Predicted 3D model of a 107-nucleotide RNA (SAM riboswitch aptamer (S box leader)) from an uncultured Clostridia bacterium. Rfam family: SAM riboswitch aptamer (S box leader). A reference for the family is Daldrop and Lilley (2013), "The plasticity of a structural motif in RNA: structural polymorphism of a kink turn as a function of its environment", RNA. The model forms 97% of the base pairs in the Rfam consensus.

């Protein structure tokens, strides 16, 4: 980097550093010199892998802990984008895709 698969309306921030853009893309709408984004330290959330217990022939299922490997800590993945349905308008709601993010496995 590509492929497969699961999840994405819950949850969780302080200090220090730097100094201008950031929220993947496009449009909207937000965040940002009262210092965002990013980096470091400490803290926290969650429970994907791994761990423990029970059941099970196995795949696995349920529960538990949070010492290990990741992940995450503005806004539903911030909202929409493509297709369809409903309400009856230039909007709202619902379903499914696409795209993206993260884990696990594979090449």
């Nucleotide at each position: 980097u590509u492929c497969u698969u699961a999840u994405c309306c819950a949850g969780a921030g302080a200090a220090g550093g730097c100094g201008a853009g950031g929220g993947a893309c496009u449009g909207g709408c937000c965040c940002a010199a009262u210092g965002a984004c990013c980096c470091u330290u400490c803290g926290g959330c969650a429970a994907c892998c791994g761990c423990c217990a029970u059941c099970a022939g196995a795949c696995g299922a349920u529960g538990g802990a949070a010492a290990g490997g990741u992940g995450c800590c503005a806004a539903u993945u911030c909202c929409a984008g493509c297709c369809g349905g409903c309400a009856c308008u230039a909007u709202g709601c619902c379903g499914g895709a696409a795209a993206g993010a993260u884990g696990a496995g594979a090449a």